[in-house]
RNAcentral holds the sequence, with entries from SILVA. This is a predicted structure of a 1523-nucleotide RNA (small-subunit ribosomal RNA) from an uncultured Pseudomonadales bacterium. The coordinates come from a structure-prediction model, not an experiment, and the mean pLDDT is 81. It matches the Rfam family "Bacterial small subunit ribosomal RNA".
RNA sequence: AGAGUUUGAUCCUGGCUCAGGAUGAACGCUGGCGGUGUGCCUCAAGCAUGCAAGUCGCACGAUAAUCUAUUCUUCGGAAUAGAUGACAGUGGCAGACGGGUGAGUAACGCGUAGGAAUCUACCUUUUAGUGAGGAACAGCCUCGGGAAACCGGGAUUAAUACCUCAUGUGGUGUUUUUGCCUUUGGCAAAAAUAUUAAAGUUUUUACGCUUCGGCGUAAAAACGCUAGAAGAGGAGCCUGCGUCCUAUCAGGUAGUUGGUAAGGUAAUGGCUUACCAAGCCGACAACGGGUAGCCGGUGUGAGAGCACGACCGGCCACAAGGUCACUGAAACACGGGACCUACACCUACGGGUGGCAGCAACCGGGAAUAUUGCGCAAUGGGCGAAAGCCUGACGCAGCGACACCGCGUGUGGGACGACGCUCUUCGGAGUGUAAACCACUGUGGCAAGGGAAGAACACCUGCCUUUUGGCAGAUUGACGGUACCUUGCUAGAAAGCACCUGCUAACUACGUGCCAGAAGCCUCGGUAAUACGUAGGGUGCAAGCGUUAUCCGGAUUUACUGGGCGUAAAGGGUUCCGUCGGCGUUUUGGUAAGUUUCUUGUUAAAGCCUGAGGCUCAACUUCAGAGCUGCAAGAAAAACUGCCAGAAUUGAGUCUGUUCGGGGUAACUGGAACUCUCGGUGUAGGGGUGAAAUCCGUAGAUAUCGAGAGGAACGCCGAUCGCGAAAGCAGGUUACUAGGACAGUACUGACGCUCAGGGACGAAAGCUUGGGUAGCAAAAGGGAUUAGAGACCCCUGUAGUCCAAGCCGUAAACGAUGCUCGCUAGCCGGUCGCUCUUCGGAGUGACUAGCGUAAGCUAACGCGUUAAGCGAGCCGCCUGGGAAGUACAAUCGCAAGAUUAAAACUCAAAGGAAUUGGCGGGGGAGCGUACAACCGGUGGAGCAUGUGGUUUAAUUCGAUACAAAGCGAAAAACCUUACCUAGAUUUGACAUGUACCUGCAAAGCUUGGGAUAACCAAGCCGUCCUUCGAGGGUGGUACACAGGUGAUGCAUGGCUGUCGUCAGCUCGUGUCGUGAGACGUCCGCUUAAGUGCGGUAACGAGCGCAACCCUUAUUGUCAGUUACACGUAUCUGACGAAACUGCCCUUGCCAAGCAAGGGAGGAAGGAGAGGACGACGUCAAGUCAGCAUGUCCCUUAUGUCUAGGGCUACACACAUCCUACAAUGGAACCUACAACGGGUAGCGACGAGGUAACUCUGAGCCAAUCCUUAUAAAAGGUUUCUCAGUUCGAAUUGAGGGCUGAAACUCGCCCUCAUGAAGAUGGAAUCGGUAGUAAUCGCAAAUCAUUAGGUUGCGGUGAAUACGUUCUCGCUCCUUGCACACACUGCCCGUCAAGCCAGCAAAGUCAGCAGCGCCCGAAGCGGGAGACUGCAACCCUUCUUCGGAUGGGAGCAGCCCUUCUACGGCGAGGUUGGCGAUGAGGACUAAGUCGUAACAAGGUAUCCGUACUGGAAGGUGCGGAUG
Repeated sequence: AGAGUUUGAUCCUGGCUCAGGAUGAACGCUGGCGGUGUGCCUCAAGCAUGCAAGUCGCACGAUAAUCUAUUCUUCGGAAUAGAUGACAGUGGCAGACGGGUGAGUAACGCGUAGGAAUCUACCUUUUAGUGAGGAACAGCCUCGGGAAACCGGGAUUAAUACCUCAUGUGGUGUUUUUGCCUUUGGCAAAAAUAUUAAAGUUUUUACGCUUCGGCGUAAAAACGCUAGAAGAGGAGCCUGCGUCCUAUCAGGUAGUUGGUAAGGUAAUGGCUUACCAAGCCGACAACGGGUAGCCGGUGUGAGAGCACGACCGGCCACAAGGUCACUGAAACACGGGACCUACACCUACGGGUGGCAGCAACCGGGAAUAUUGCGCAAUGGGCGAAAGCCUGACGCAGCGACACCGCGUGUGGGACGACGCUCUUCGGAGUGUAAACCACUGUGGCAAGGGAAGAACACCUGCCUUUUGGCAGAUUGACGGUACCUUGCUAGAAAGCACCUGCUAACUACGUGCCAGAAGCCUCGGUAAUACGUAGGGUGCAAGCGUUAUCCGGAUUUACUGGGCGUAAAGGGUUCCGUCGGCGUUUUGGUAAGUUUCUUGUUAAAGCCUGAGGCUCAACUUCAGAGCUGCAAGAAAAACUGCCAGAAUUGAGUCUGUUCGGGGUAACUGGAACUCUCGGUGUAGGGGUGAAAUCCGUAGAUAUCGAGAGGAACGCCGAUCGCGAAAGCAGGUUACUAGGACAGUACUGACGCUCAGGGACGAAAGCUUGGGUAGCAAAAGGGAUUAGAGACCCCUGUAGUCCAAGCCGUAAACGAUGCUCGCUAGCCGGUCGCUCUUCGGAGUGACUAGCGUAAGCUAACGCGUUAAGCGAGCCGCCUGGGAAGUACAAUCGCAAGAUUAAAACUCAAAGGAAUUGGCGGGGGAGCGUACAACCGGUGGAGCAUGUGGUUUAAUUCGAUACAAAGCGAAAAACCUUACCUAGAUUUGACAUGUACCUGCAAAGCUUGGGAUAACCAAGCCGUCCUUCGAGGGUGGUACACAGGUGAUGCAUGGCUGUCGUCAGCUCGUGUCGUGAGACGUCCGCUUAAGUGCGGUAACGAGCGCAACCCUUAUUGUCAGUUACACGUAUCUGACGAAACUGCCCUUGCCAAGCAAGGGAGGAAGGAGAGGACGACGUCAAGUCAGCAUGUCCCUUAUGUCUAGGGCUACACACAUCCUACAAUGGAACCUACAACGGGUAGCGACGAGGUAACUCUGAGCCAAUCCUUAUAAAAGGUUUCUCAGUUCGAAUUGAGGGCUGAAACUCGCCCUCAUGAAGAUGGAAUCGGUAGUAAUCGCAAAUCAUUAGGUUGCGGUGAAUACGUUCUCGCUCCUUGCACACACUGCCCGUCAAGCCAGCAAAGUCAGCAGCGCCCGAAGCGGGAGACUGCAACCCUUCUUCGGAUGGGAGCAGCCCUUCUACGGCGAGGUUGGCGAUGAGGACUAAGUCGUAACAAGGUAUCCGUACUGGAAGGUGCGGAUG
């Protein structure tokens, strides 16, 4: 740092995906050790059990038990005193810390920076005190109630508990005076007055008393206490700024905002109450909804950011869910209290008890998270004077690879390299120095021995010291006999996981066969899978490795850094007016808010970074530094922005003058056309279409003339024209009204620009009301077309179109391009002004159209002073495709609907521009027997052959649009033969090799079995060559192997067909383009031709074309056997010549080149004719059955041999021939003229026989000699038949023969006689042919024993026609459109039917949340009142035994009433979510139905808005766009 993925390829846009890092993780496989960290993210669900907050006897009373002493004793024990001292109790301090959790909270909650109206226990400093009294209550005892919890009555008692009084340094309140200051006020000082405190305990010493235990007094010390003043630390309150999403939440708020007064608080404050006012908040987002503890920091990132807020630290909130206060310095209190609710437990049913979000543990939930451990030794906390006690804080240990870090699983040697496994081209290669084996080492393991640091203290003892104190000694370890060290033994316990198509490092074999499966994306798998599964090998990481989930990154894919909007997503319909907001000309002075610099404070610690130190290193940790980009305060500067004041004129506006226009509104008015009405003339049609019909017309249409009525629209001018903000605006005149431009440079003096929200305008269609209605015309009706035709075409025709008033508010409302300002070469027009003019024009402003050059921009197309260039300001909008401009909600609307505007789900693309092709019922040019013209056929008949189909035991296989079908097959009776049936055989019918065995050939013959077969068995005959080596050969047995017309032509080679003998297909260099690509190969003329010439960013070249080759027509020379009687004419062979538009004339043409016509010459004239020759490529075209060949399959069979059968079947369909249908003919007789070829298992003459096929005989010929061969046939001549199913036609069938061959039945050919079908020129359609061609006639050859209607050749006779390129088919080139690229046999739309998925609506139903109204009203704080109840301290009164008692007051509490209020109840709504019959639409799903809407002019150009309409795509009307 990038990569993969849209396409045939390209560039761009744009999404999806990957490689990196991270985690409180989980899951799978695996697992040796240690260190350091870390561990319920889910149910703030519930919790058994244990522990987590106590302590103080130096505050206090009492005191169990034990011990000692004394006394008594019934010898059990009791009493008294002392020592030690438990459980409780009063009292003090601490339980507000520490520990947990993150439910709530969008808030002064948190962060940061500040502030003033406050409090503060313990601690420190300091000032002044600490006097005198009193009354109770627990406990203990006793009585009573209760199951218990616990409660009540009585008696009695202490204090550092409680109360009263004194004192008042002081504090506080009030009043007065004075001073100071920043003077509606604040601060300080002074005075007066009122009010307000306290507690003692311990030790020592001295004295006194003593019951000898102690007690009292005094002094000192320590610890306390009271009232202040300060400090430190802590706490409360207030403020600026910052702090998530949502506008489909836009208005909220009545204690609400402020004031006055009062209350309340530690303190400010509507914090609370009364009264007064009506404010306050909000687009700078109030209010509402959702989500969420905040931060230091953590993860990632280059950074800016983004995401997160576990562990550690700071703050906040909470403690089963709620409400509430008490105590206290501090709480509205996790392990305190009261009440309500839910849950759980105990119960004697009356009533009680409880709160693990402390540490462990349990249960539940969950993918998932640990021990009911040890210790207070250390650190820290509480209490205490202290010892000490308490401490699940904490220190340790345990469990978990959960994370990070470190170490190990050995080291060295050891083969051209074992075994095994895998692959193989069978040679070998890999695993691999890896192993074995040898020699070592000891991290680790085991054993033994030693053995820490962490410990400093306090207390105690001793010494010193004025004292708190200092020094020394001694004591204290959970971890732990742990870390660590030493010694001994031991290679021994210790390697896995993922991946190997590309991205992405790493490849082979087998299995599987669109199956099983894989997959992060693209995708892989349909018989040769490096993509599935396994194995071998390899790659990566390693005690881990992979997967899943989540975050950041890559992603410049929300763009501040750092994106865009003509066509890809994206400019609002017009910005016409304009608010908030944002931005704003020149100059002077001032100011200092922004800005810049400097200083100060803060930015906690930890973390990050840098440098050191400590654990053997590291992780970890300690120390120091830097940094913390922020905020605040102060000082300075004054350029820029802002603000204040002054000035200016160029921006903007005003004025004056001239002028322009289809700008707007209203009224009046005109002619042409049209329809209708009336009248005249006039007669049979009119109208309409591709063609028709519906329709109108003899009741008089159409046509024509005249008169009249009506409504709508305005020809020519007219335009790339003008005006307007846009929509839009067109006959004429008038009135009203708005605007622009130019000129003058007189005036104002920044008055400006852009604008969220808002207002106004806004085509067509549509709506409401009332008019109007000529034409046109959705809907509707009819006629056509059509498979259908709800369309296109035609005839009618209603809304509507028009007017007035009012709605609607949308369009492809487009330049698909927001407005304003400035800058950056031009050229050529138009309109409106002004100036000059030589009247031709020139200059200068404004607007407007075209070109596309410079620069520049753009993905390209293109834009280019009218920017899409370079800049500035402001607004709007976009962020993958679909779902969807849809649902819900809201606003607007009479409605139609408009505006705002999602998600679930689904896909890996959707898209833009350009390129090459292909295609078009696009255009242009051209060619072809392509059409046309002409000739003859096929399709109808019969037969032959091939194919399909059917049949069969088998009818072997292949070919099957053109380009299969008389094709492979140039020959199926056996063989061929591959098929079927039956029989037989197994190293084999055929090849090579090895080993062994023996025999000596083989062959042949005979016999038996068998189907006269193959074959098997037996016998006979025979006894190879040789260098003499049991060497070769042959036979047998065994093993390697043979063999396969078995599969795959979609694994292949080779060969072939086809487009097409069409004129094309490419390359090098260069140039252009970001690129795919283009140019060249294009244009003009021309050609059979990319043939040639000219032009030209091309210049050349290659494969094709042409030519070279063969045959043929003329001729020369030479040679001539077997040709020819001579001699060379014919003939045969060889080698040459000849033809090139070369020459002449005319015409076309700019030229060149070329073409056309004519001529000469010539055998031949424009490629003379024919053939061979087939570019790059296409069709996965054909062939594994010609051959070759990979892989797979069979191996006593899918091989081989044999016999017989089949390939020849036969309802039928197709293809290609033959023969015909007859007189241009048939038959009979006579008579001419060829060429190519072939021949020894052959051709076979002459002769003879037979009606004939043929037979007998066998001359000649290995061929220019002989044979085929002869009469070649058609042709010619003569005769006959006379238009008919015939003297046409020959199929079919019968009989008899011939030939080949072992064999002629299935299944051959020929001959003779007899028989004599169909057929009378062939529907739709279709084929061949342009000259020695078609047509017609015969001949030969290959194959071949025999068999030719086929094929391949040969010659004979020998035509007709071509105007021409409109159409059909095919092809070539250029151009155009494209949504196609498997390329139109393409792509693709919608309904319907089926399955599945998510969301929406829905009668309703269930639940949550928040608020409103009313009812109820616990505990509690507060208030009120009474004639009620209770009460030790203070006051008064009476009595008194002087202890106290009685009554009253003050005060307090209860009861009662009441404000507020939790829970609860009722009601109507809101909102959110779950379920929901059914409904509508949507997404998706290899091969369903109907059509064919779109892409080409897509066959009616498409699309936008709107209205109507139709199974569906869709159609039509009106207006608009060109995409």